[in-house]
RNA sequence: GUGGCAUUAGCUCAGAUGGAAGAGCGUCAGCCUUCCAAGCUGAAUGUCGCAGGUUCGAGUCCUGUGUGCCACG
Numbered sequence: 001g002u003g004g005c006a007u008u009a010g011c012u013c014a015g016a017u018g019g020a021a022g023a024g025c026g027u028c029a030g031c032c033u034u035c036c037a038a039g040c041u042g043a044a045u046g047u048c049g050c051a052g053g054u055u056c057g058a059g060u061c062c063u064g065u066g067u068g069c070c071a072c073g
Stems, first nucleotide, its partner, number of pairs: 001072007010025004019056001027043005049065005
């Protein structure tokens, strides 16, 4: 330099064919318990890497670009 893959909550990851974002773990509060753990209930947290474009509507499609990994040269 070229090609490919990944990028979404604090972490690990889902998210069909565009219809408006979720799970597990974790955190916080309550219940339970003499206390802790476990268990049960509830809550908070996202410019979906960034910037544009298409569309009535984009995490998803298109273009450029950042970061990481792999392959080739």

The RNA shown here (transfer RNA) has 73 nucleotides and comes from Aureivirga sp. CE67. The sequence was found in a public genome assembly. NCBI's taxonomy places the organism under Bacteria, Pseudomonadati, Flavobacteriia, Flavobacteriales, Aureivirga. Its Rfam family is "tRNA". Rfam's curators write: Transfer RNA (tRNA) molecules are approximately 80 nucleotides in length.